The RNA shown here (transfer RNA) has 74 nucleotides and comes from a Candidatus Poseidoniales archaeon. Lineage of the source: Archaea > Methanobacteriati > Thermoplasmatota > Candidatus Poseidoniia > Candidatus Poseidoniales.

RNA sequence: GGGCGCGUCGCAUAGCUGGAUAUUGCACCGGCCUCCUAAGCCGGAUGUCGUGGGUUCGAAUCCUGCCGCGCCCG
Numbered sequence: 001g002g003g004c005g006c007g008u009c010g011c012a013u014a015g016c017u018g019g020a021u022a023u024u025g026c027a028c029c030g031g032c033c034u035c036c037u038a039a040g041c042c043g044g045a046u047g048u049c050g051u052g053g054g055u056u057c058g059a060a061u062c063c064u065g066c067c068g069c070g071c072c073c074g
C1' cells in the first nucleotide's frame, strides 16, 4: 500500500431483510428483608449506537469520507 471484518450506557452483549419508548447480564443508586453485612426480592438512573456527510416520510440498521482496533495479502 491492497482486501476483509469490527466499533452500541462504566464493562460485556442482543438488535443490523429500515418503522420510530434500543435488549439482557454484571456493576452503580434507592427501598424491602436482617441486630449488621452478604444473599434474595422490588424499583431506578445512565446511550443522542466511533465521527462527519448522504439516501429516505423515517437510519444503530443502507451508501460514503475520516479515525481507532483485529485478521489476511504484498
Stems, first nucleotide, its partner, number of pairs: 001073007010026003019057001028044005050066005
Rfam family: tRNA. From the family's description: Transfer RNA (tRNA) molecules are approximately 80 nucleotides in length.
Its mean pLDDT, the model's own confidence on a scale to 100, is 80.
RNAcentral records the identical sequence in 5 taxa.